[in-house]
Record summary: Predicted 3D model of a 152-nucleotide RNA (glmS glucosamine-6-phosphate activated ribozyme aptamer) from Peptococcaceae bacterium UBA6116. It was read from a public genome assembly, where an Rfam model found it.
RNA sequence: UUUCUGUAUUUAGCGCCAGAACCAAUAAAAUGGUUGACGAGGUAGAGGUUAAUCGAAAUGUUCGGCGGGUGCCUCUCGGUGGCUUGUCAUCGUUAAAUCCGUAAUAAAAUUGGAGAGUAAUCUCCAAAACAAAAAGCGGGUUGCACAAGAAA
Numbered sequence: 001u002u003u004c005u006g007u008a009u010u011u012a013g014c015g016c017c018a019g020a021a022c023c024a025a026u027a028a029a030a031u032g033g034u035u036g037a038c039g040a041g042g043u044a045g046a047g048g049u050u051a052a053u054c055g056a057a058a059u060g061u062u063c064g065g066c067g068g069g070u071g072c073c074u075c076u077c078g079g080u081g082g083c084u085u086g087u088c089a090u091c092g093u094u095a096a097a098u099c100c101g102u103a104a105u106a107a108a109a110u111u112g113g114a115g116a117g118u119a120a121u122c123u124c125c126a127a128a129a130c131a132a133a134a135a136g137c138g139g140g141u142u143g144c145a146c147a148a149g150a151a152a
Stems, first nucleotide, its partner, number of pairs: 014067004019063001020035005038055003044076006077092005083149005096142007110127007
């Protein structure tokens, strides 16, 4: 330095890089390296599937490609539908839909400093910031079914 085995931890704007751009080298090329999503939000279980919510930044490579994924569909389980079972509907453990109002909170970037590297670039510290969709809270509208049985 490489390979194999075992254990533990971490990751979902997560991981990887054959296009592309940049850097080094060189007359040029081969070659090697760097970049390639900033946070918020979202997980009952299994299977399937792919352009899976919100805004910030940048004058735009956060492009392009591959894999995965809390989205979506089906089934199972569970909650609710004024007692039980089944069906049906609708949601997912804060477990009915919808509308209105209110309302909360970032990181990157920036500035300054330190470090690594020939460089592209990367890592860390400090300061003061700036969102939206939500959650939450309040109010309205609609729904609250079918069958059998039980109780009164």
About this RNA: The prediction has a mean pLDDT of 78. Rfam family: glmS glucosamine-6-phosphate activated ribozyme aptamer. About the family: This entry contains a glucosamine-6-phosphate activated ribozyme that is found in the mRNA for GlmS. GlmS is an enzyme that uses fructose-6-phosphate and glutamine to generate glucosamine-6-phosphate. Rfam classes the family as a riboswitch.